[in-house]
RNA sequence: AAGUAGCCGCUGGCUUGUAAUAUAGCGAGAGGAAAGUCCGGGCAGCACAGGAUACGAUAGUUGCUAACGGCAACCGCCCGUAAGGGUAGGAACAGUGCCACAGAAACAAUACCGCCAUGGCUUCGGCUUUGGUAAGGGUGAAAAGAGUGGGGUAAGAGCCUACAGGCGUUGAUGGUGACAUUGGCGUGAGGUAAACUCUAUCGGCUGCAAGGAGGCCUAGAUACCGUGAUCCGCGGAUGGCCGCUCACCGCUAGAUCUCGUGAGCAAUCGCGAGGCUAGAUAGAUGGCUACAGCUCUAGCUUGCUAGAGCACAGAACCCGGCUUAU
Numbered sequence: 001a002a003g004u005a006g007c008c009g010c011u012g013g014c015u016u017g018u019a020a021u022a023u024a025g026c027g028a029g030a031g032g033a034a035a036g037u038c039c040g041g042g043c044a045g046c047a048c049a050g051g052a053u054a055c056g057a058u059a060g061u062u063g064c065u066a067a068c069g070g071c072a073a074c075c076g077c078c079c080g081u082a083a084g085g086g087u088a089g090g091a092a093c094a095g096u097g098c099c100a101c102a103g104a105a106a107c108a109a110u111a112c113c114g115c116c117a118u119g120g121c122u123u124c125g126g127c128u129u130u131g132g133u134a135a136g137g138g139u140g141a142a143a144a145g146a147g148u149g150g151g152g153u154a155a156g157a158g159c160c161u162a163c164a165g166g167c168g169u170u171g172a173u174g175g176u177g178a179c180a181u182u183g184g185c186g187u188g189a190g191g192u193a194a195a196c197u198c199u200a201u202c203g204g205c206u207g208c209a210a211g212g213a214g215g216c217c218u219a220g221a222u223a224c225c226g227u228g229a230u231c232c233g234c235g236g237a238u239g240g241c242c243g244c245u246c247a248c249c250g251c252u253a254g255a256u257c258u259c260g261u262g263a264g265c266a267a268u269c270g271c272g273a274g275g276c277u278a279g280a281u282a283g284a285u286g287g288c289u290a291c292a293g294c295u296c297u298a299g300c301u302u303g304c305u306a307g308a309g310c311a312c313a314g315a316a317c318c319c320g321g322c323u324u325a326u
Base pairs, nucleotide, nucleotide: 003291004290005289006288007287008286010029011028013026014025015024031312035323036322038321039320040319041318042317043207044206045205046204050232051231052230053229055203056202057201058200059199060074061073062072063071064070075089076087077086078085079084090198091197095196096195097192098191099190107145112137113136114133115132116131117130119128120127121126147163148162149161150160151159166187167186168185169184170183171182172181173180174179211249212248214242215241216240217239224236225235226234227233256275257274258273259272260271261270262269263268293310294309295308296307297306298305299304300303
């Protein structure tokens, strides 16, 4: 979130009027998303909903809030020259699983090429046995998992060492904190939790056709009924059962709206003043006319005429978000 004016309707409210309608008058009447029903809360019923298990949700920190899986600010990481943007961002020595294709091998396994030692054969080109190696090549998203220099070795290797870096742990300084900077000590078999799982936190269930209001029943309590995924527990005349959703209540004054002002980086909150702003029930909120606006089409006298149309969409207990449509 397409204006102004007039007329005629529709749904509530107030007033007039009436036995009750009717009539008349005044005033009000869809949204930013009323949508999806995805989260959160109020409200209602059952213990003002308690314990355990199961199940589900969430996952940096601090704050905001009635609450949240929302919002704000910040931290870490990633992208970008930058402004800025993105981020489900706990745990992979608790356990289990998985790692396509390729590759020798996908996690205590392995040797394809290569390198080294060794034995054999040889047409002297090479072929081959046994063992060592993980530096080099190759495969792969990832290869045993710490880079560079030096030492070391048959050849090699954190095998050793210096420096740099990673991880864990423990201190110092700064910060409310996530964390940042920095010192000591230790360490060296990868990834994956939008795989199971573990940890922490949160969640009782049902939704306004809730529920009330109606009719009927009467003492059964280790039973039955209610709550409910299960068990315990709790409640039962303020009960139980049955039926209905036509009328009435719930139903719209509220975590309300507008303006001003103050606090805060912000989300948000405080204070003051003013206001009342849909409540239908098969569902009202519409139609016509005139003028103005925009778009499209046609015509021609090219700036006029005629015609058509007006984004998404429409309350249904109420709010805060998110998402989607325009």

Bacterial RNase P class A from a sheep gut metagenome, 326 nucleotides, folded computationally. Its Rfam family is "Bacterial RNase P class A". Rfam classes the family as a ribozyme. Of the family's consensus pairs, 98% are formed in the model. The coordinates come from a structure-prediction model, not an experiment, and the mean pLDDT is 77.